[in-house]
Context: one part of a larger RNA
RNA sequence: GAACGAACGCUGGCGGCAGGCCUAACACAUGCAAGUCGAAGGAGAAGUUCCUCUUCGGAGAGAUGGAGACUGGCGCACGGGUGAGUAACGCGUGGGUAUCUGCCCUGGGGUGGGGGAUAACCGCUGGAAACGGCGGCUAAUACCGCAUACGCCCUAAGGGGGAAAGCCGAGACGCCAAAGGAUGAACCCGCGUAGGAUUAGGUAGUUGGUGGGGUAAUGGCCUACCAAGCCUACGAUCCUUAGCUGGUCUGAGAGGAUGAUCAGCCACACUGGGACUGAGACACGGCCCAGACUCCUACGGGAGGCAGCAGUGGGGAAUAUUGGACAAUGGGCGCAAGCCUGAUCCAGCCAUGCCGCGUGAGUGAAGAAGGCCUUAGGGUUGUAAAGCUCUUUCACUGAUGACGAUGAUGACGGUAAUCAGAGAAGAAGCCCCGGCUAACUCCGUGCCAGCAGCCGCGGUAAUACGGAGGGGGCAAGCGUUAUUC
Numbered sequence: 001g002a003a004c005g006a007a008c009g010c011u012g013g014c015g016g017c018a019g020g021c022c023u024a025a026c027a028c029a030u031g032c033a034a035g036u037c038g039a040a041g042g043a044g045a046a047g048u049u050c051c052u053c054u055u056c057g058g059a060g061a062g063a064u065g066g067a068g069a070c071u072g073g074c075g076c077a078c079g080g081g082u083g084a085g086u087a088a089c090g091c092g093u094g095g096g097u098a099u100c101u102g103c104c105c106u107g108g109g110g111u112g113g114g115g116g117a118u119a120a121c122c123g124c125u126g127g128a129a130a131c132g133g134c135g136g137c138u139a140a141u142a143c144c145g146c147a148u149a150c151g152c153c154c155u156a157a158g159g160g161g162g163a164a165a166g167c168c169g170a171g172a173c174g175c176c177a178a179a180g181g182a183u184g185a186a187c188c189c190g191c192g193u194a195g196g197a198u199u200a201g202g203u204a205g206u207u208g209g210u211g212g213g214g215u216a217a218u219g220g221c222c223u224a225c226c227a228a229g230c231c232u233a234c235g236a237u238c239c240u241u242a243g244c245u246g247g248u249c250u251g252a253g254a255g256g257a258u259g260a261u262c263a264g265c266c267a268c269a270c271u272g273g274g275a276c277u278g279a280g281a282c283a284c285g286g287c288c289c290a291g292a293c294u295c296c297u298a299c300g301g302g303a304g305g306c307a308g309c310a311g312u313g314g315g316g317a318a319u320a321u322u323g324g325a326c327a328a329u330g331g332g333c334g335c336a337a338g339c340c341u342g343a344u345c346c347a348g349c350c351a352u353g354c355c356g357c358g359u360g361a362g363u364g365a366a367g368a369a370g371g372c373c374u375u376a377g378g379g380u381u382g383u384a385a386a387g388c389u390c391u392u393u394c395a396c397u398g399a400u401g402a403c404g405a406u407g408a409u410g411a412c413g414g415u416a417a418u419c420a421g422a423g424a425a426g427a428a429g430c431c432c433c434g435g436c437u438a439a440c441u442c443c444g445u446g447c448c449a450g451c452a453g454c455c456g457c458g459g460u461a462a463u464a465c466g467g468a469g470g471g472g473g474c475a476a477g478c479g480u481u482a483u484u485c
Stems, first nucleotide, its partner, number of pairs: 001485003006481005013357006019350002021315001026313003030310003035074003040071002047064003051060003081268003090193008099185002104181003109176003112146001114144002121136006152161003166173001194240003201231003206228008243265004247258004270291005293304004321347001323346003329343001330341004360390004370381004394426001396421005404412001429474005434455003440469005450457002
């Protein structure tokens, strides 16, 4: 000098664009953050309407309607958060294959015929609750056989094995098996990727082979047997620290430092372990077990997980609203209408940063008054002020009023912008002045009080302390502190 997710002190007008718990991966009240489909299925509340009866209260039956639940499908593995762990094929980069891939695309084939249940519902019943138990009824694109299956799988061959889902007048949309594509995912390898030798030996499924198992798939991934290997001074093992990268900061560069925001990958979801379902998870707002913690309880037993968005306590030098909308972009479901979406788009708060603008312009010497200094003549503050003549950016008031939206649909928002109006009106501070380093005098103090980045100032004439006048620098900021180059 530059930088910053900064903080602190003094001060503070407006706007645009960004950014905003770096600490306790500490604990969390409350609300919201993942649903959707009636064109899969059975049943069906309110409401509306019609008919019949009526003691005028209503009752019965049908039609329409489709709430809240139930079975079923798809989604919930995305999106969002955090950086604890990890020195590793985790990441970066370049290769590879022994693999899988819902929805989507391509072009052929098939979609036949049966069966048994079960929720909802009804009845009984347990429990304080959470939640159940028994009996009975019923449907499906839920479930299970059979038939068929070129291609598919197993087999040397013969041969064996394995599928489907309908609704409907029709079409449309679906369903099944195999092939190819696209996308996504899995695994393997070369190279690179922090410090310590005051860590020198480490290893027993360890290293390799054979048989078997397991997986979508290779493989000690697992297992039995056999062999005795394997890594290491080009640093194994151990310890400490750390998410990695594109990038960011600095620097002429080489390099050094760093990894907030945005983007890619990874890991985690109260702590530890486990699998289930599924195309995909060993699953943040799923399940089971154990643990710590919190809550409810009728003491028998139950419930919970903000490192989602807000918000609270705590910690801290320190970091925001329990806001609006699905209008746009995107996502899920649905034929669609549409519903959901704290993703997102916006608004609120904060000078946290960067950028832009303003706080007026011209004229004005009796060089006014006052202040300060003085050699007492004067000098300086100083064209500064006053006065006179103008202007109206921004802010304010009134009117009009968008783009973003393709036909409809605008949270932002009566916002941006435009026009008009009034009036210099509402808008300047902070640090410094011994040298480095731009800027000097007086008073007070008297090694005191104090200053200080370094050198150093202060013990009676202090340009270095405190105040004043004057001056210098930067400016809605200015200084200080921390950190990096």
Molecule: small-subunit ribosomal RNA, 5' domain
Organism: uncultured prokaryote